RNA sequence: AAUAUUAAAUCGCUUAAUCUUACUAAUUAGUAAGAGCGGGGGACCCAAUUUUUGGGGGCGAAUGCAAUUUUUUAAAUUGCUAAGGUUAUCCUUGACCUGAGCCCGACAGCUAACCUCGUAGGCGUUUAAGGGCAGGGCU
Repeated sequence: AAUAUUAAAUCGCUUAAUCUUACUAAUUAGUAAGAGCGGGGGACCCAAUUUUUGGGGGCGAAUGCAAUUUUUUAAAUUGCUAAGGUUAUCCUUGACCUGAGCCCGACAGCUAACCUCGUAGGCGUUUAAGGGCAGGGCU
């Protein structure tokens, strides 16, 4: 000097998933309440006129197509894809990555009032380029 790994703190990313207060804990936590943020149900009107085991529906970016393999029921794998994320203000180009999973239980269009639920988890970004905005300093 470079690379890799581990730990702590700060900071940051994904996401609705943050903050405050009180108590219990004892140190990163739990419980309760509130604020903020997010989701579902739910009238008139509007929409739809039913295509309802070929069920239907919800959260989420996470839909769809093709091929291959196997134990050819079905499952797995690969490639692409709707869509989505990351550059430490913003936009664009490039680069990299995701493109899952879960829930309701015969049942739900929209939907004011109203009712109700969640506030987990998982991580560590290329000090690449162009353009713009804002602020500061000097002359």

A computed fold for a 139-nucleotide RNA from Halonatronum saccharophilum DSM 13868, annotated as c-di-AMP riboswitch aptamer (ydaO/yuaA leader). It was read from a public genome assembly, where an Rfam model found it. NCBI's taxonomy places the organism under Bacteria, Bacillati, Clostridia, Halonatronum, Halonatronum saccharophilum. Its Rfam family is "c-di-AMP riboswitch aptamer (ydaO/yuaA leader)". Its family is annotated with regulation of gene expression and cyclic-di-AMP binding in the Gene Ontology.